[in-house]
């Protein structure tokens, strides 16, 4: 220069054949428990689905074009 594979919460990953509310664990608040502190309970906050454009009634999921990581060719 070419190909390929990932990118979702703070962190590590789900997410069916595109189908209407985007989720799970630690984490983290905040009540409860406790002389405390941890364990346990309960409640809650937290997303531009890496950007954009595009099909499309309807996109996290599909095309295109870009940025990042890693890999393999040259």
């Nucleotide at each position: 220069g070419g190909g390929c594979u990932c990118g979702u919460a703070g962190c590590u990953c789900a997410g069916u054949u595109g189908g209407u509310u985007a989720g799970a664990g630690c984490g983290c608040u905040u009540c409860c428990u406790u002389g405390a502190c941890a364990c346990g309970g309960a409640a809650g906050a937290g997303g531009u689905c890496g950007g954009a454009a595009g099909u499309u009634c309807g996109a996290g999921u599909c095309u295109u074009c870009u940025c990042g990581a890693g890999c393999c060719c040259a």